[in-house]
Context: one part of a larger RNA
RNA sequence: GGCACGCAGUGGAUGCCUUGGCACUAAGCACCGAUGAAGGACGCAACUAACGGCGAAACGCCACGGGGAGCAGUAAGUACGCGACGAUCCGUGGGAUUCCGAAUGAGGCAACUCAGCAUGUGGAAGACAUGUUAUCCCAGCAAUGGGAGGGGGACGCAGGGAAUUGAAAUAUCUCAGUACCUGUAGGAAAAGAAAGUAAUAAACGAUUCUAGUAGUAGCGACGAGCGAACCUGGAGGAGCCUGUUUUGCAUAAUAGUUACAAAACCAGAUUAUAGACGAAUGGCAUGGGAAGGCCAAUCGAAGAAGGUGAGAAUCCUGUAGUCGAAAUGAUCUGGACUAGGCAAACGAGAAGUAGGGCGGGACACGAGAAAUCCCGUUUGAAGAACGGAGGACCAUCUCCGAAGGCUAAAUAUGUCUUAGUGACCGAUAGUGAACCAGUACAGUGAUGGAAAGGUGAAAAGAACCCCGGGAGGGGAGUGAAAUAGAACCUGAAACUGUGUGCCU
Repeated sequence: GGCACGCAGUGGAUGCCUUGGCACUAAGCACCGAUGAAGGACGCAACUAACGGCGAAACGCCACGGGGAGCAGUAAGUACGCGACGAUCCGUGGGAUUCCGAAUGAGGCAACUCAGCAUGUGGAAGACAUGUUAUCCCAGCAAUGGGAGGGGGACGCAGGGAAUUGAAAUAUCUCAGUACCUGUAGGAAAAGAAAGUAAUAAACGAUUCUAGUAGUAGCGACGAGCGAACCUGGAGGAGCCUGUUUUGCAUAAUAGUUACAAAACCAGAUUAUAGACGAAUGGCAUGGGAAGGCCAAUCGAAGAAGGUGAGAAUCCUGUAGUCGAAAUGAUCUGGACUAGGCAAACGAGAAGUAGGGCGGGACACGAGAAAUCCCGUUUGAAGAACGGAGGACCAUCUCCGAAGGCUAAAUAUGUCUUAGUGACCGAUAGUGAACCAGUACAGUGAUGGAAAGGUGAAAAGAACCCCGGGAGGGGAGUGAAAUAGAACCUGAAACUGUGUGCCU
């Protein structure tokens, strides 16, 4: 020095665990904001740096309701205190809410600086306190009054609108009307009561979504690819408004108070925001510990789940079931109220419009035989004895009535609340983030962006003694266990050391 075996160290894999995630389901809810939001800065405690809470009335104020023994946040400790005259805590309503921020008196390098006006203070001046003073739009002669502005997760509608890519190159084409930008709204939005669909029938009968039709008919350098509809089944279902005359009815029909004109109110029911009651088990042995074993019981409209010193229906929290609101809200019904004439018949019924030419766009449809719809430009009818459509066009036939408007539901989405589910993950996984994470840190900035979980049932977290300056260790003690000692469950391998044997 090597090899083998053993014992240690280092290291943190593996196993087990889960506070956190991920996906989905159901119900609710679907906005907040000049009465100053979202988001922040700075403060507030006896000791307080941070997180959380709160706002100069600052770890909290008032009232009402719940609850019932401790409280004084995380968070130990000391001090001062509070609480059956009901605290802390939970819910409802109210009060208060510095400064910045749309930020709005002016300015500004956000959380700062400096003003005007009115009133007040002993108040003439300086000073201080309170209130007020932005812009735009609408109404108004004006004074003035009303509104808007900004934020927000996705979903909607509209105005603009790529490229990577695919076509194995590439230009039409595709990606795709996608991403992205902009405007704007609602709890949904949009669409919507036929100038429709059809053609088998003297058929259907607004829109939306959906299963088929169907990867069909078609479109397409007929390449890559794109890709319907009729019709049938299902969800849902709702129709209306503008004139005059006649008739009928009028305390009517109908609609409505979050938007469509606009305010409130009463009664009842259900429900939300705190909660309440809630069945039934003992023994023996093992063990540190019984819920596991053995023996014998009980309840069950409750044998969901979690916890408790090891697998607990009967120990605890709960679960099934039943009940509950002073206050505020929601839904439904009725009343009252507000708006308002209603029904039938009859009549009327939209012109620079429909259509044409030229140029574009949308339709599954790339100009094509290209209907249909929309836009620009240029032209330009008819008048219900009329007009449009039925995929060039014409005739017959059939269906319908454009150039005015409103309309719930079925549909889409989830920042959020509640309840739950998982052949989802289990700390290099699952969110970037299980832990004080969008943190530390990097960057002028836009932006990028981590690592990091586990003592034990309980701190019982090692009094006291010894070595040492300490760190660390040896005893003692706790504990079932300390090779569970805080660098703490398990503790693999690489790597390091050491003992023994063998070889050199």
Molecule: large-subunit ribosomal RNA, domain I
Organism: Paracholeplasma vituli